[in-house]
Context: one part of a larger RNA
RNA sequence: UUGGGUUUAAAGGGUGCGUAGGCGGUCUGGUAAGUCAGCGGUGAAAGUUUGCAGCUUAACUGUAAAAUUGCCGUUGAAACUGUCGGACUUGAGUAUAAAUGAAGUAGGCGGAAUGUGUAGAGUAGCGGUGAAAUGCAUAGAUGUUACACAGAACUCCGAUUGCGAAGGCAGCUUAUUAAGCUAUUACUGACGCUGAGGCACGAAAGCGUGGGGAUCAAACAGGAUUAGAUACCCUGGUAGUCCACGCUGUAAACGAUGAAUACUAGCUGUUUGCGAUACACAGCAAGCGGCCGCGCGAAAGCAUUAAGUAUUCCACCUGGGGAGUACGCCGGCAACGGUGAAACUC
Numbered sequence: 001u002u003g004g005g006u007u008u009a010a011a012g013g014g015u016g017c018g019u020a021g022g023c024g025g026u027c028u029g030g031u032a033a034g035u036c037a038g039c040g041g042u043g044a045a046a047g048u049u050u051g052c053a054g055c056u057u058a059a060c061u062g063u064a065a066a067a068u069u070g071c072c073g074u075u076g077a078a079a080c081u082g083u084c085g086g087a088c089u090u091g092a093g094u095a096u097a098a099a100u101g102a103a104g105u106a107g108g109c110g111g112a113a114u115g116u117g118u119a120g121a122g123u124a125g126c127g128g129u130g131a132a133a134u135g136c137a138u139a140g141a142u143g144u145u146a147c148a149c150a151g152a153a154c155u156c157c158g159a160u161u162g163c164g165a166a167g168g169c170a171g172c173u174u175a176u177u178a179a180g181c182u183a184u185u186a187c188u189g190a191c192g193c194u195g196a197g198g199c200a201c202g203a204a205a206g207c208g209u210g211g212g213g214a215u216c217a218a219a220c221a222g223g224a225u226u227a228g229a230u231a232c233c234c235u236g237g238u239a240g241u242c243c244a245c246g247c248u249g250u251a252a253a254c255g256a257u258g259a260a261u262a263c264u265a266g267c268u269g270u271u272u273g274c275g276a277u278a279c280a281c282a283g284c285a286a287g288c289g290g291c292c293g294c295g296c297g298a299a300a301g302c303a304u305u306a307a308g309u310a311u312u313c314c315a316c317c318u319g320g321g322g323a324g325u326a327c328g329c330c331g332g333c334a335a336c337g338g339u340g341a342a343a344c345u346c
Base pairs, nucleotide, nucleotide: 004317005316006315007300008299012314014201015200016199017198021194022193023192025088026087027086028085029084030083031082033081034080035077036076037075038074039073040072041071042070048066049065050064051063052062053061054060091191092188093187094186095184096183097182100179103177104176105175106174107173108172109171110154114150115149116148117147118146119145120144125136126135162169163168206247207246208245209244210243211242216240220236221235222234223233258313259312260311261310262309263308266291267290268289269288270287271286272285273284274283295302296301319346320345321344328339329338330337331336
């Protein structure tokens, strides 16, 4: 390379939008680029294969044929692909109507808790642990009552619930933006799928500037434990945690399962809408779950939300270590990220 794979053995890109490219619904007419057929030309010789012949045989040689799977020209065919027209509605989209949701952004408001301050009443402890000690406290602590302030997070409801492309999203409310779904089948008429590069978004931590700072808490300090204890436990505590703007661009970014379409037994729970209406029925669509059959799988298991049966497109894998390292390049303020070897060794 051919081939084979990617839930867990190596392997699905963190996610979306989308360029080139690849692939693409039904009917019909033309064309003839691909495709198929006939004919012609060419495809040197040697070599190869087959037949025959010549050296006593063989090697070797001669001769004839085949092969040379190709390319070019020409004459046709028109199913399929392409291309140029015409038509269609089921794919895709639009419209109208209804409902839904912790979807996004910006503002306003609320109560509990925590901490602090002030004041009152009050007295000797509080706190912490396996046990203690550091710590706090007669300069009046802890506890309690009232008032005030600050910042952060939203108890119950709450759920295999819901929404979002993913990251993620939860007090209440206002404004605004977006989305999918259902019903009607009114409109457009293939407008589609995927997507190398590219662009955008992207938890936490981290970085820059300016705010903020209640809680918690890397670092750090002290007290314990211990043979030691640069830890686990305790008392403190700074960055940070929060906000605005900008950067970083990574995660077990996980369903460890790329996207899309079609097909393939059932049972059961639930969310939203429709149907129906007698909370009788159990149907339709779109989700979120559980169980199981065929099939698949090395097994565990998956099983209409496939890891089944097929098609299209992209990404990725090819023994372990060396190594996600070195070098180079690109990006970044830096931290570092992206791309990504080899020697050697087993």